RNA sequence: AUCUUAUCAAGAAAGACGGAGGGAUUUGACCCGCAGAUGUCUUACCAACCUAUCAUCGGCAGAUGAAAAAGGUGGUACGUUCAACCUCGAAAGAGGACAGAUAAGUU
Numbered sequence: 001a002u003c004u005u006a007u008c009a010a011g012a013a014a015g016a017c018g019g020a021g022g023g024a025u026u027u028g029a030c031c032c033g034c035a036g037a038u039g040u041c042u043u044a045c046c047a048a049c050c051u052a053u054c055a056u057c058g059g060c061a062g063a064u065g066a067a068a069a070a071g072g073u074g075g076u077a078c079g080u081u082c083a084a085c086c087u088c089g090a091a092a093g094a095g096g097a098c099a100g101a102u103a104a105g106u107u
Stems, first nucleotide, its partner, number of pairs: 001107001003105006013043005021032003026084004044076003049072003053066005080099001085096004
């Protein structure tokens, strides 16, 4: 990098470095930013996807639930921001798709 499955609710920031754009991508909107953003590092924190624990079910494979936070990841502005393509709708709006993110597996 490809493909598959699941989720995209909620939650959780300080310091140092650095110095101009940034919020994935295209357009528009919106927002953050020299009162220092984005980013990097350290520490802290959040969550509970995987491993590990317990209970129940099951012949097994495994499934469901609980608790914890040791290990592997991930996250800590709004925020998967909105519109764009499709469906319903008079509209407001709702649902979906596409794209993307994360985890686990796969080639």